The RNA shown here (transfer RNA) has 72 nucleotides and comes from Holospora obtusa F1.
RNA sequence: GCGGAUAUAGUUCAGUGGUAGAACGAAAGCUUCCCAAGCUUUAGGUGAGAGUUCGAUUCUCUUUAUCCGCUC
Numbered sequence: 001g002c003g004g005a006u007a008u009a010g011u012u013c014a015g016u017g018g019u020a021g022a023a024c025g026a027a028a029g030c031u032u033c034c035c036a037a038g039c040u041u042u043a044g045g046u047g048a049g050a051g052u053u054c055g056a057u058u059c060u061c062u063u064u065a066u067c068c069g070c071u072c
Stems, first nucleotide, its partner, number of pairs: 001070007010024004018054001026042005047063005
């Protein structure tokens, strides 16, 4: 330099155009003499920018980061 893959919650991952979810974690409450366990509730996210669309995490382009392969 070329090609490919990935980027979603604090962490690990789903979701492939129509209200963004799970598990673990965090906070509060209930329960308990206390702790642990259990139950309920809450907060928290689509790497960035643009385009298409009534509507984009999803489709297109650019860009950033990481990983893999090829080449020099």
It matches the Rfam family "tRNA". Gene Ontology term of the family: triplet codon-amino acid adaptor activity. The family's RNA type in Rfam is transfer RNA. Its mean pLDDT, the model's own confidence on a scale to 100, is 82. The sequence is in RNAcentral, with records from ENA.